[in-house]
Predicted 3D model of a 511-nucleotide part of an RNA (small-subunit ribosomal RNA, 5' domain) from an uncultured bacterium. Its mean pLDDT, the model's own confidence on a scale to 100, is 84.
Context: one part of a larger RNA
């Protein structure tokens, strides 16, 4: 000198764009943050329409009441069922590791939704929630009996291709092997809805996307850590997995790693990037993007294409809450917000209008993702606080050799302008037919008044900028050298000056 997610002191006009718990991965009141589909299903309620038993009145024409039934609903909320709750959002505790980065491999793998191609969808069955009744419990939540549906569940049929075991041919390779063709045997499918336009279902193959595993190289400090290891290292067999593998198990062998630093200990999420530097390098890993890990602590599996699952389940532990003491409920490292910790970090805001996501055929619903607004000079950038003229060099103040000198064209005064702010009027783009939270915002126009808008640090040398008074090794200053003991340009105050400027200094950290 540059830089910061900064803090502190003094000061503070406006706008744009960013950014804001670095500490206690401490505990959390309250609200919201993941639902959706009636074009899968049955029942219930509500509204309307039709038919209309019955009741009342009757001038016998009819009027009224409306049980039960049928239909419609772009009505409702539970339930079964489907898809989604594995994305999006948060945090960095753990991790020195194939975790990450980079380059490869899978002849050892999986992939819902989406796209393409081929082939299909025949015929049956038994339940169950809802509901009704009985019943246990303070509650959470159940238990029993009975009824019912499906794109829920289960057999059967069919099998081009698929898989399994058997046996064969051709081609190829990278060791195990891979690909193609043909054979007979065995195994496994399906679901309907409809507004008639379609939307779905099953099997197989291919693609796309996403993931999984393996390997080379790189990835902090300590030897005042030198030996470490028993599923340990390898083999055979088996199990398990989507898949290879001590991944797991039985048996056998005795191996494996290590001064090219094993093991142990400490520290730490990694990277793109960011800061600095001419570069090499050094430092950092906030925001934004990619990957990983975690969700009160520890463990476990279930479902599923995908989890060993932040707002799912089970168990244990700590903590908090309810309780009729028998038993239950909870998890903000989602968005706001509270307490606490701290030098220190914001609103219990608006909207789904846009972008994107989930569900749905769609209308649409949901979305604290997101878009916006609020707060903070926290940062960067821009603008303003007036411009021109104006000497008698006014007054005041400071100083003085008392003549003057400085403040100083500075002010007053004259002329002008209106950026910002304030007032009034108009008023967007962002949206494609409709639909705008932002927002009467940005922006434009008009009138109006120099009005509402300057501070902070420094002045001995380094280092730009000097005098007076006070003080008297005191009070104090200080980044280093050092100032102060009676004329201090170094302390304090004043005048003047220098620097930067809505900021200026200090502190901390990095280069």
């Nucleotide at each position: 000198g540059g830089a910061u997610g900064a803090a502190c002191g003094c000061u503070g006009g406006c706008g744009g764009c960013g950014u804001g718990c670095u500490u206690a991965a401490c505990a959390c009141a309250u609200g919201c943050a993941a639902g959706u589909c009636g074009a899968g299903c049955g029942a219930a309620g509500c509204a309307c329409u039709c038919u209309g038993a019955u009741u009342a009145c009757u001038u016998c024409g009819g009027u009224u009441u409306g049980a039960a039934g049928a239909g419609u609903g772009a009505c409702u909320g539970a339930g079964c069922g489907g898809c989604g709750g594995a994305c999006g959002g948060g945090u960095g505790a753990g991790u020195a590791a194939c975790g990450c980065g980079u380059g490869g491999g899978u002849a050892a793998c999986c992939u819902g939704c989406c796209u393409c191609a081929c082939a299909c969808a025949g015929g049956g069955g038994g339940a169950u929630a809802a509901c009704a009744g009985u019943u246990a419990g303070a509650a959470a939540u159940g238990a029993c009996u009975g009824c019912u549906a499906a794109u829920a569940c289960c057999g059967c049929a069919u099998a081009a291709g698929a898989c399994c075991a058997c046996a064969g041919c051709a081609c190829c390779g990278c060791a195990u092997g891979g690909u193609g063709c043909a054979g007979g045997g065995g195994u496994a499918a399906a679901a309907a809805c409809u507004c008639c336009g379609g939307u779905g279902g099953u099997g197989u193959g291919a693609g796309a996307u996403g993931g999984a595993c393996c390997c080379g190289c790189g990835u902090c400090u300590g030897a005042u850590u030198a030996g470490c290891u028993a599923g340990u290292u390898g083999g055979u067999g088996a199990g398990g997995u989507a898949a290879c593998g001590g991944c797991u198990c039985a048996c056998c062998a005795a191996g494996g790693c290590g001064a090219c630093g094993a093991u142990c200990a400490g520290u730490a999420g990694c990277c793109g990037a960011c800061c600095u530097g001419a570069g090499a390098g050094g430092g950092u890993g906030a925001c934004c993007g990619g990957c990983c890990a975690c969700a009160u602590u520890g463990g476990g599996a279930c479902u599923g294409a995908g989890a060993c699952a932040c707002g799912g389940c089970c168990c244990a532990a700590a903590c908090u809450c309810c309780u009729a003491c028998g038993g239950g409920a909870g998890g903000c490292a989602g968005c706001a917000g509270u307490g606490g910790g701290g030098a220190a970090u914001a609103u219990u805001g608006c909207a789904c209008a846009a972008u994107g996501g989930g569900c749905g055929a769609a209308a649409g619903c949901c979305u604290g993702a997101u878009g916006c607004a609020g707060c903070g000079a926290c940062g960067c950038c821009g603008c303003g606080u007036g411009a021109a003229g104006g000497a008698u060099g006014a007054a005041g103040u400071a100083u003085u050799u008392c003549g003057g000198u400085a403040u100083g064209u500075a002010a007053a005064c004259u002329u002008c302008u209106a950026u910002c702010a304030g007032c009034a009027g108009g008023g967007a783009a962002g949206a494609a037919a409709a639909u705008g939270a932002c927002g009467g915002u940005a922006c434009c126009u008009g009138a109006c008044u120099a009005a509402g808008a300057a501070g902070c640090c420094c002045c001995g040398g380094c280092u730009a900028a000097c005098u007076a008074c006070g003080u008297g090794c005191c009070a104090g200053c200080a980044g280093c050298c050092g100032c102060g003991g009676u004329a201090a340009u170094a302390c304090g105050u004043a005048g003047g000056g220098g620097g930067c400027a809505a900021g200026c200094g200090u502190u901390a950290u990095c280069c």

Rfam family: Bacterial small subunit ribosomal RNA.